[in-house]
RNA sequence: AGUGACGUCGUCGAGUUUGAUCCGGCGAGCGGAAACGAAGGUAGCUUGCUACCAGGCGUCGAGCGGCGGACGGGUGAGUAACGCGUAGGAAUUUGCCCAGUAGUGGGGGACAACUUAGGGAAACUUAAGCUAAUACCGCAUAAUCUCUUCGGAGCAAAGCAGGGGACCUUCGGGCCUUGCGCCAUAAGAUGAGCCCAAGUGGGAUUAGCUAGUUGGUAAGGUAAUGGCUUACCAAGGCGACGAUCCCUAGCUGGUCUUAGAGGAUGACCAGCCACACUGGAACUGAGACACGGUCCAGACUCCUACGGGAGGCAGCAGUGGGGAAUAUUGCACAAUGGAGGAAACUCUGAUGCAGCCAUGCCGCGUGUGUGAAGAAGGCUUUCGGGUUGUAAAGCACUUUCAGCGAGGAGGAAAGGGUAAUAGUUAAUAGCUAUUAUCUGUGACGUUACUCGCAGAAGAAGCACCGGCUAACUCCGUGCCAGCAGCCGCGGUAAUACGGAGGGUGCGAGCGUUAAUCGGAAUUACUGGGCGUAAAGCGCGCGUAGGUGGUUUGUUAAGUCAGAUGUGAAAGUCCACGGCUCAACCGUGGAAGUGCAUUUGAAACUGGCAGACUUGAGUACUGGAGGGGAUGGUGGAAUUCCCGGUGUAGAGGUGAAAUGCGUAGAGAUCGGAAGGAACAUCAGUGGCGAAGGCGGCUAUCUGGACCAAUACUGACGCUGAGGUGCGAAAGCGUGGGGAGCAAACAGGAUUAGAUACCCUGGUAGUCCACGCCGUAAACGAUGUCAACUAGCCGUUGGAGGGCUUGUCCCUUUAGUGGCGCAGCUAACGCGAUAAGUUGACCGCCUGGGGAGUACGGCCGCAAGGUUAAAACUCAAAUGAAUUGACGGGGGCCCGCACAAGCGGUGGAGCAUGUGGUUUAAUUCGAUGCAACGCGAAGAACCUUACCAGGUCUUGACAUCCCGAGAAAUUUGCUAGAGAUAGCUUAGUGCCUUCGGGAACUCGGUGACAGGUGCUGCAUGGCUGUCGUCAGCUCGUGUCGUGAGAUGUUGGGUUAAGUCCCGUAACGAGCGCAACCCUUGUCCUUAGAGUUCCCACCAUUUGGUGGGAACUCUAAGGAGACUGCCGGUGACAAACCGGAGGAAGGUGGGGACGACGUCAAGUCAUCAUGACCCUUACGACCUGGGCUACACACGUGCUACAAUGGUCGGUACAGAGGGUUGCCAAGCCGCGAGGUGGAGCUAAUCCCAGAAAACCGAUCGUAGUCCGGAUUGGAGUCUGCAACUCGACUCCAUGAAGUCGGAAUCGCUAGUAAUCGCGAAUCAGAAUGUCGCGGUGAAUACGUUCCCGGGCCUUGUACACACCGCCCGUCACACCAUGGGAGUGGGUUGCAAAAGAAGUGGGUAGACUAACUUCGGAGGGCGAUCACCAC
Repeated sequence: AGUGACGUCGUCGAGUUUGAUCCGGCGAGCGGAAACGAAGGUAGCUUGCUACCAGGCGUCGAGCGGCGGACGGGUGAGUAACGCGUAGGAAUUUGCCCAGUAGUGGGGGACAACUUAGGGAAACUUAAGCUAAUACCGCAUAAUCUCUUCGGAGCAAAGCAGGGGACCUUCGGGCCUUGCGCCAUAAGAUGAGCCCAAGUGGGAUUAGCUAGUUGGUAAGGUAAUGGCUUACCAAGGCGACGAUCCCUAGCUGGUCUUAGAGGAUGACCAGCCACACUGGAACUGAGACACGGUCCAGACUCCUACGGGAGGCAGCAGUGGGGAAUAUUGCACAAUGGAGGAAACUCUGAUGCAGCCAUGCCGCGUGUGUGAAGAAGGCUUUCGGGUUGUAAAGCACUUUCAGCGAGGAGGAAAGGGUAAUAGUUAAUAGCUAUUAUCUGUGACGUUACUCGCAGAAGAAGCACCGGCUAACUCCGUGCCAGCAGCCGCGGUAAUACGGAGGGUGCGAGCGUUAAUCGGAAUUACUGGGCGUAAAGCGCGCGUAGGUGGUUUGUUAAGUCAGAUGUGAAAGUCCACGGCUCAACCGUGGAAGUGCAUUUGAAACUGGCAGACUUGAGUACUGGAGGGGAUGGUGGAAUUCCCGGUGUAGAGGUGAAAUGCGUAGAGAUCGGAAGGAACAUCAGUGGCGAAGGCGGCUAUCUGGACCAAUACUGACGCUGAGGUGCGAAAGCGUGGGGAGCAAACAGGAUUAGAUACCCUGGUAGUCCACGCCGUAAACGAUGUCAACUAGCCGUUGGAGGGCUUGUCCCUUUAGUGGCGCAGCUAACGCGAUAAGUUGACCGCCUGGGGAGUACGGCCGCAAGGUUAAAACUCAAAUGAAUUGACGGGGGCCCGCACAAGCGGUGGAGCAUGUGGUUUAAUUCGAUGCAACGCGAAGAACCUUACCAGGUCUUGACAUCCCGAGAAAUUUGCUAGAGAUAGCUUAGUGCCUUCGGGAACUCGGUGACAGGUGCUGCAUGGCUGUCGUCAGCUCGUGUCGUGAGAUGUUGGGUUAAGUCCCGUAACGAGCGCAACCCUUGUCCUUAGAGUUCCCACCAUUUGGUGGGAACUCUAAGGAGACUGCCGGUGACAAACCGGAGGAAGGUGGGGACGACGUCAAGUCAUCAUGACCCUUACGACCUGGGCUACACACGUGCUACAAUGGUCGGUACAGAGGGUUGCCAAGCCGCGAGGUGGAGCUAAUCCCAGAAAACCGAUCGUAGUCCGGAUUGGAGUCUGCAACUCGACUCCAUGAAGUCGGAAUCGCUAGUAAUCGCGAAUCAGAAUGUCGCGGUGAAUACGUUCCCGGGCCUUGUACACACCGCCCGUCACACCAUGGGAGUGGGUUGCAAAAGAAGUGGGUAGACUAACUUCGGAGGGCGAUCACCAC
C1' cells in the first nucleotide's frame, strides 16, 4: 500500500525558500594525514605570526580490509495456502556462542588511497604511474574431512598487541611467553530450510479439472528430499467426503457475549507469515532474492547547460489531502537490550521518560455537624393550604485536593584509581579473576513522599419523568410548531410538543449515533417444524450412501479406563504478596474440555468366520376384479343422404330474433352411410404405484389375496444423483370427422356487453407414431416396520357351528361410519392416526417483489426445471368467537305489500324552509327522526338583529360609607325618546328610646351583566329504532381462551306469552297486570235553575210537589278460556258454541328494557373551560325578523248538479267567562254601535251548531262553479294599523274543467265529510289541541317492495356493505431488469515481441600471480533458453 470514484476528456494555475534530521562502528588489520587540538624545541622576523623538527603526540576526513546493515522498528496490500494452529517426521544447514582434537610453515603478483593528464552543468567517469595489509594467489603439510575402480587421490591458514631473563642480530628484530585472532574437523546449543495427518470462510446460477500433468528410470541442480529441471517410458493423478473456478480474508494465543453449547471478532501485548513506490531479477553473504543495498522496466516527483541525472516515511516526529474521527517537527542513552571494539567508548526515534486528548479503567474532592420563624422568593391551590425544605441564612467545626514555602528517598548495577591475594608464565612484567577502599554516572525532576501557612475558601453537570421504565403538575401551542427505540402523542382543558416548578437516575461525567452477542427454542447439536399457519417431490423402480432379525466364536476400528509427552509466555480463575486503597504489578497453583504415544477391558456398534428361521423371497392350490395391450363384434341414439305420406309452419327463449321452410321444412314410415360414446346393472362397490380404468368377446400379459405344506437362509428398509410412467390442454406427420365445440360470424340482453342466452361454426375432441411433463397431479397427510379400548356396515377368501337359513361365530386382506385414551393453536385425527416409537428421503424459516429476472439444462414451439437481488411494508397468515352484512336459506310480524277509500304532486292563496337580496333581513332545527318545527300567536313591546342617540358599580343581586326622615306625588320647559332642568304635595312602621326594618339619592371597590363561543367538555330534558320483544345477571357446567350454555329445540302466543324437552337451576330490567277513560248493572248520596211529567194541579217543566228513570260522582259487581264440544302430546294453546251489556290483552290512553345515532338543545334552565368589561353589558327612538327572479315541504279553497243559491224545519258534545262572558230591547245592509239585566257559573252568557230534512231555482257553461286580485267606503282593537292587523259592504271576477313521473294516510264508530270549543291573546288561525254529528269500502293472501324479530349459513367486513377492495390512466420520485453502445478491472486460449539477470554453448577480441611455456584459469563481447512490463 489513503479517500471522494474501480469513470473519461480538456483548459488554466501552483508546485517556493531556509535550517535541522534516522541512515553504524573498528587506527590493537593497512597505506596514510584532509580537518581540529595540546605541549616542547629550532629558524625567520613585522614579538605574535609563519615555516620546520614532525604524522612526533592526542586523534582522524576520505580510502583498502574485517564485522554488522537478514536484528531491532513499521504495515496487513497480497495469500483459502503446509500460510497459520495442533500433533508427528527425515534427507539438511547454522556467523557470533560453549566445550574438544589437530595446526598456524614458506613464497608471489596486484589494486584503491595518492600524483599527473583528460571528459562532464551535475551525478560521476577515463587513462598513465607509485604503494600497504588479517585484501588476493600458488607451494608445503593434513585427517574421525571429501572422492574412490578400495589400489589410492584431493583439500587450509594471518597476523596483531603486551611483556621479557638467557642466546643471536643487518639493531628493524629473531627467539620465548601471554592475550586476541586465523585454518581444518567432529559434537552441542540456538536459528533456519523441508515433508506429512487431520483442522482452518462463502458460492454448484462454478461439475468436471490436469500435459511436467501422475508415476518410473537416468542425469542435472540444491545445504538438503522431491517433476525442482531435462530426456525416455507408462497413462496416470484429483473430484459430489465438492476437484477446478469466482468472491472475500493475514493466521493463532486470545477478546466480546453467553447458563452452557454456540455466535461475533483478531485493536493493544505475544508467536508465525507476508510486504517495503508498482512489476521482474539476481549478486554478496552463515543467513536476503534484502524497508533506509544493486540492476532493469513502469508510474509519479525533483534537478538540468536538454546531452543527462536524482528519489522512495507501511521507521520517529511533522506537512498536505481525505474523513464523523485519532497526538509533540519534545528529553535522554541514566536504566533494559542491540551492533562494533581488547577496552575506554561510539552509535541506537529500539527503549526509558515527558507533552496533548475524561478515549478507557481505578482512586479522590467540590465540605461536616447543628439549625423551624417551617423566613423570603419560586411553583401550585379546593384559597384553608401544600411544596421547594434542614434546603438556605445563622451558629460551631474540619482543610483532603488545588495554592505558597521548606525538606527529600528509590530507580546505580557498572566504569576508573590504589592496594592485596590467586591463576598463567622462566618471570615480581603483562593479562585474567576475587576482595578491600577511594572516586563517580539520573533523561524523568520543581519526582514520589513529608512538614509548615491561610481560608469554606477555588471546584457539578447530564439525561429522563404516557406504557415498556424509576420519576407529575401548571402555563403556552392547537394535526401548527414539534416529539418518537416500539406502541404512538399533537385537530382549545396535551403527565407524550416548548417552557417552568417539582421529581427520578447516574455523577466528573451524562446522553446520542454506529457495531457485536444476548433475550431469539427466530437455523432448533444441546433445542423447532411440514392436514388447514411457510413446508411431503405427481407416482414408481433403483445406484452411491444411511440403516438393519436370532445365535456362537474371534478381533479391537469405534467405545471405556490408566500412564507418559505436549498444549509457549501473557491473559481468564484461585491463593498469597508489593505500591496508603484500587486500577496495576509480582510469586505459586489450577485450567486449557485438544492432539499424540502406550498399557489394558470386551458389554454394545463395526470387521471376520460359522449356525438359525420369525423378516424377505420361491414353488404348488383356489377363487375375485371397469388392471394393461391387440384384434373382432353388438344394439340404442344423434346427424346426413335416398324414397313414400303430408301441409304450413317449425325451431328457440324470460320474451324474442338471427338461422330453416311452399324449390315442400318440421312431423311420420321405410332404406342406406358414417363416426363417436357405451343407458339400465352401478353400489362412501372393484382394480391399479400414481395418472386412471365401464357394451360383448378372443388372444397375450402384470399385480394383489386365501389355505396348507416344502424350499432359500437376512437375500431386508429407505433412497441424493439417475431412470421410467404420468389427466387435460398444446405441438409435429399422416388419417378420420357423427355429435359437441375454444376462435369466429350473426341475433338478442344491456348505458355499453369483445360475456352470460340463442342460431351457426373451425381448430380440437377420435386413430397411428413422436413430443410436451405440467394440474386444487388432494387424503392439500412421503415410504417401511412395531405397539396401543371398543361398536356398526360393506367387498374378496378361508375355517367352524347347528336349528340348513335371505342363519350364526371366528379369522384374514381391503374399503367406510362413529368413538376411548392420547395428540392438536383450534378445527379435528383417532389400528387406513395427525397417538407412542424406530429407519431413511424430500421440504420450510415474515409479507410483497417472485416461482419473477439473469445464467445453465430440457423442448420444434408453447413453455418447463433450477432460482436470486435491489427496493418496499409492519405486518401477511391459520383456527375459532361475538356482532354486522348477503341481489344465502328456513320460520314469523307490521296499513309493509296486496284489496279498497280519500288525498299530495297541476291552480290560487296561507304558512315554514332553502336560495338570493339587505344596514339588518337575529338565532337554532337539516334523510326517515328539519321544513303550520322552538313560535299556545314579530305593528311598539316581544327582540336576541341593524342605524342613530345615551349610561358606566351599571337595567338586576350582596356588602361598606355618607346624606335624607321616607316611600311616594303634582305641574312646566327642552328633546324622537332615554334623559336633563325647574317645581308641587307630603311625612309613615316597630322600639327596651340606644336604635332597627324597609326605601330613595350620592360615592368607593369587591363585583354585577353577556340570547358571546364550545351540545365534540357536561347535567337535565327530548327525538329515534320501537310498544319492537328483546337485554342481562348469580351459581353451576363446557372451552387454553375470546366465549358458550341458560336465551337453543318441539308446539303455542300480540309477547323470552305459556307448556314440554333439556347441564343447567334460578333471578332481574322489559311483556302482561295493577292506573285513567269509555261500554252494562247495582248501592249510596246529591242538586234542584237539570230531567220527568212516570204521579197530582196548571200548562212555555214556567211554577208547587215528587225523586222512580236519565244525569252527575263516590264505592262496588262484572270477563277468568270460568262452562260445553272438537283438535292437540293426557300439556300449553287453538277452533266452534252457550250464557252475557261486553269474549278471548272488549275499545282508547298513560306507561318506552339494555342500548344505538359524539342524534337535538350552552337561545327554557343549570354548568366547566375560554372570551368581552366606558362594552360582546344597559337604556331609548326608528327600522328589520313581513324583502322576492326562483326551488321544496305542510295546509286551506276549488274546479261543481251526491252541487251552488234562496226560504223554512230539527238534533250535539266538550269547554271558557269578573282587566271577563255579555242577555233582552233599540240603531246600522253589515262588521258593529248603544244598552245594561244576569253570572265568581250543572243556575247567567258565549251559543243561531253545521252537514241533514222540506220546498224553489240553476241545467254542464269558465257557468247563479270558483273566489284570487284590485278600486272605493267602513267597523273594531290598540299610544299607534304607512312599512305591517283582522273584519264588513259595494264593485271587480284571475288561475282552475280532477292534475306527469312519483308519492302519502287509513282496517270501524275507523277513513271520508260536517260544524263547535279552547289555549296563546289588547288585536291578529287555513295552524295546534280537544269535542261531538253523519258515516263507508276492503283485506284472496305473504310471491314481491320497505322495516323488524328468531334460528342457521358464508364472509378477506368490525367506522361493521354508505364496509372492504382490484386494475388501467395522469403527474412526480425511488430501486431493479433489458438497452444502440461506451470506459475500466480480472481471467482463458493463440500469436508476436522481449529490458535487466541467471544458466548453456562459444566464432571474435582481452588477460598480473600458476605453468611442463603447449596452456590452464578469468573476465568482455555476441549468441541460445527462460522471462517482467